[in-house]
RNA sequence: UAGAUGAUCGCAGGGGGUUCGCCCCCUGAGGAAAGUCCGGGCUCCAGAGGACAAUGGCGCCGGUUAACGGCCGGUAGCGGUAACGCUCAAGAUAGCGCCACAGAAAACAAACCGCCCGCAAGGGUAAGGGUGAAAAGGUGGGGUAAGAGCCCACCGCGUGGCUGGUGACAGCCAUGGCAGGGCAAGCCUCGCCAGGAGCAAGACCAAGUAGUAGUCUGGGUGGUCCGCCUAUAGGCUACGGGUAGGUCGCUUGAAACCACGGGUAACCGUGGUUCUGGAUAGAUGAUCAUUGAUACAGAACCCGGCUUAUUGCCUA
Numbered sequence: 001u002a003g004a005u006g007a008u009c010g011c012a013g014g015g016g017g018u019u020c021g022c023c024c025c026c027u028g029a030g031g032a033a034a035g036u037c038c039g040g041g042c043u044c045c046a047g048a049g050g051a052c053a054a055u056g057g058c059g060c061c062g063g064u065u066a067a068c069g070g071c072c073g074g075u076a077g078c079g080g081u082a083a084c085g086c087u088c089a090a091g092a093u094a095g096c097g098c099c100a101c102a103g104a105a106a107a108c109a110a111a112c113c114g115c116c117c118g119c120a121a122g123g124g125u126a127a128g129g130g131u132g133a134a135a136a137g138g139u140g141g142g143g144u145a146a147g148a149g150c151c152c153a154c155c156g157c158g159u160g161g162c163u164g165g166u167g168a169c170a171g172c173c174a175u176g177g178c179a180g181g182g183c184a185a186g187c188c189u190c191g192c193c194a195g196g197a198g199c200a201a202g203a204c205c206a207a208g209u210a211g212u213a214g215u216c217u218g219g220g221u222g223g224u225c226c227g228c229c230u231a232u233a234g235g236c237u238a239c240g241g242g243u244a245g246g247u248c249g250c251u252u253g254a255a256a257c258c259a260c261g262g263g264u265a266a267c268c269g270u271g272g273u274u275c276u277g278g279a280u281a282g283a284u285g286a287u288c289a290u291u292g293a294u295a296c297a298g299a300a301c302c303c304g305g306c307u308u309a310u311u312g313c314c315u316a
Base pairs, nucleotide, nucleotide: 001312003291004290005289006288007287008286009285011028012027013026014025015024016023017022030296034307035306037305038304039303040302041301042198043197044196045195055194056193057192058191059190060074061073062072063071064070075089076087077086078085079084090189091188095187096186097183098182099181112129113128114125115124116123117122137155138154139153140152141151142150156178157176158175159174160173161172162171163170164169202248203247204246205245211239212238213237214236215235216234217233218230219229220228221227255274256273257272258271259270260269261268262267
């Protein structure tokens, strides 16, 4: 990138015509329409002032955006000779917890072998061996009974300052002989974010049936009318709720494309042009020809991302 052109037969939406049979014109899936994993719009419910708690999520810095856990740029760490790539990258001196096996010891350190002192008992040592994913700074020298930041140089680390940077941070200087291992994708702490449910949301119209009220007819009472009773006998009218069904929501939108401008970039601004699926059992298809010419897959409220699937060809 996701075929192009032509012919024939079909389907859906809109418009027009009609002799009501139908005919004509226009339009008609995707880069992922998918998974539903994040973030919003919109709708209803709750609240009506915001906040706390609980629970969940996020976590270097700056930017971008409607918003984000996305994206862009940077910093740090790791990998690579390099171009470049990767990273859920706050806190381990708030507290709790865990660290298999091996090993002397997995953390208020400790002493198996070794080394040294000592007749021995015992003591000193943390250099060397060995275990492990991880063992209390590293290398070299001095020093010592043997050793040890015990001392020194360099490296690393902590603390303070200066300079540069919006910042993460970096560089330099001074200073401390060195802090007491690791794990927070264990609980937790700190900071930030989040009310809930979702288009089967929701709004409107509204048969039939049942209900309520009125009225007429009927029945009862009564000699008759009025009245009263009855209505679980029927007709009519009205009413609110609301089922079936219908209409809206529904596709013009944080839109797409082009040009210019700003920005390293993500992205933004201005101008112009365009209208580009809207069904409700659900349309967008089939056959053939030419050509080098197909996979994954198909909308169901709409957008921004992420992830996954993907043939052929072209390119770096």